[in-house]
C1' cells in the first nucleotide's frame, strides 16, 4: 500500500423572517367568589417540539378490565449447554457441526431402535434390498478327451456386491488375508454402538476397555418426549355529566278516571312536581418521571447494586412547517399517537476504533 471483517457514531450546517402544537413567567379584559385565589379569552417574553429505524405489529413485558378451586384434552410456541433479565423465541459467553488461508461467518443442534408417510428424473435397486452390464463356474446338470482316476469347453440352474453404469443419495471406509468368485468372512486402522477413568457445574472433550457391525435419508411431514402458554386491548379503563328510556322515594291532584262481569267489594292501570339513580353528546383523566439515561464497584460478557447527576414531543382530524440568503461532500430510507424490551425489514453517504491476510521497505 491494496483487500477484507468486527463494532461504534453521525443522518446537511448556519443565520434572518413569518407560523403550528404543550410548558412556565408576567400582564389585560371578562366572570366566580373563599379579596387573592380560580376560570375563560388575549397579548408580551423564555425555553421544549419525531427516528435510528418512529415502520412490520413478529416475540416477551408493564399497565387496565374481564375470566379464573384443582386437574385434564384441545391447540399454540419452544428445543445443544450455563447465564442474563421484569420477561422473552432476545442478548451474552461456552460445546458441536459446516464455510472461509485468516480476521470470522452460519446452524430449530431432542428422537429415524414407538408408529405412519415420503425420497421427482435417472437408475438393476430408493428400503421386508436388488441383479443391468462384469466377475465366477466350486456345486447340480449339458459335452469333448480318456478304459480309468482325471483334464478341458460352453455358461442352463446358479454364486456375487469387489468393479461399471444411475442419482442428492445405493446397505461402513481404507488395506491386507482368504476365495471358484466374493463378501466384517477373518484381522489392523478409522468410523460406529455400549461400559470404565479422566477433566469440566454442564453440553461435552481426551482416553481406556469391549460389540464384528444391526436398522439409507427426511421431524420448519405427521408425530414422540420436554418446557412454557387464560382472554381482550388506550377505541384498555376511570371521573364529571345535558339529553333520553326505565326504576326507586317524596308532595299534590283523589271521595278521581279507565279496565276487570250489569251491580258491590276486590284487583289492575293512568297524572304532574322535586330528589336519587342512570348514563348519550360533550369534557377532564388515563399521558409520559420511566424495569429512564449518564458516571460507576463487580462481571470475560449480555448484564448491573449503592451513590451523585440529568430531564428528554404529548396532539385529540391530529403541531414538529414555510421562505429567503450563505456554504459544502449537495444530502437516503422515512413521521410519534399508552409506555418500554427485543427482532425482522427499508436506507445517499461520511466517519472513528479493533482485528486478519497479501505485497513492498527498514
Nucleotide at each position: 500500500g491494496a483487500a477484507g471483517c468486527u463494532g461504534g457514531c453521525u443522518a446537511g450546517a448556519c443565520a434572518g423572517u413569518c407560523g403550528c402544537c404543550g410548558c412556565g413567567c408576567a400582564u389585560u379584559c371578562a366572570g366566580g367568589c373563599u379579596u387573592g385565589c380560580u376560570u375563560g379569552a388575549g397579548u408580551g417574553c423564555g425555553g421544549g417540539g419525531a427516528g435510528g429505524a418512529a415502520a412490520g405489529u413478529c416475540c416477551g413485558g408493564g399497565c387496565u378490565c374481564c375470566a379464573u378451586a384443582g386437574a385434564g384434552c384441545a391447540g399454540g410456541a419452544u428445543g445443544c449447554c450455563g447465564g442474563u433479565u421484569a420477561a422473552u423465541g432476545g442478548c451474552c459467553g461456552g460445546a458441536c457441526g459446516c464455510c472461509g488461508u485468516g480476521a470470522g461467518g452460519c446452524g430449530a443442534u431432542g428422537g429415524a431402535a414407538a408408529g405412519u408417510g415420503c425420497c421427482a428424473c435417472a437408475g438393476a435397486a430408493a428400503a421386508u434390498a436388488u441383479a443391468c452390464c462384469g466377475c465366477c463356474g466350486a456345486u447340480g446338470g449339458c459335452u469333448g478327451c480318456g478304459c480309468a482316476a482325471g483334464c478341458g469347453g460352453a455358461u442352463c440352474a446358479g454364486g456375487u456386491a469387489a468393479g461399471g453404469u444411475u442419482g442428492a443419495a445405493a446397505u461402513g471406509g481404507c488395506g491386507a488375508g482368504g476365495u471358484a468368485a466374493g463378501a466384517g468372512c477373518u484381522c489392523a486402522c478409522c468410523g460406529c454402538g455400549c461400559g470404565g477413568a479422566u477433566g469440566g457445574c454442564a453440553a461435552c472433550a481426551u482416553u481406556c476397555g469391549u460389540g464384528g457391525c444391526a436398522g439409507g435419508g427426511u421431524a420448519a411431514a405427521c408425530c414422540c418426549c420436554a418446557u412454557c402458554c387464560g382472554g381482550a386491548g388506550c377505541a384498555a379503563g376511570a371521573c364529571c355529566a345535558a339529553a333520553u328510556a326505565u326504576g326507586c322515594u317524596g308532595g299534590c291532584u283523589a271521595u278521581g278516571a279507565c279496565g276487570u262481569u250489569g251491580c258491590u267489594c276486590g284487583c289492575g292501570u293512568c297524572g304532574u312536581c322535586a330528589g336519587c339513580g342512570g348514563g348519550u353528546a360533550g369534557g377532564u383523566u388515563g399521558c409520559u418521571u420511566g424495569a429512564g439515561c449518564g458516571u460507576c464497584a463487580g462481571g470475560u460478557a449480555a448484564c448491573g447494586a449503592a451513590a451523585c447527576g440529568c430531564c428528554u414531543a404529548g396532539a385529540g382530524g391530529a403541531a414538529u412547517g414555510a421562505c429567503u440568503g450563505u456554504c459544502c461532500a449537495c444530502g437516503a430510507c422515512a413521521g410519534a399517537a399508552c409506555c418500554c424490551g427485543g427482532c425482522u425489514u427499508a436506507c445517499c453517504g461520511g466517519c472513528c476504533a479493533g482485528c486478519u491476510u497479501c505485497a513492498c521497505c527498514u
Predicted 3D model of a 362-nucleotide RNA (Bacterial RNase P class A) from a Gallionellaceae bacterium.
The prediction has a mean pLDDT of 75.
The gene name in the source record is rnpB.
RNAcentral holds the sequence, with entries from ENA.
Its Rfam family is "Bacterial RNase P class A". The family's RNA type in Rfam is ribozyme.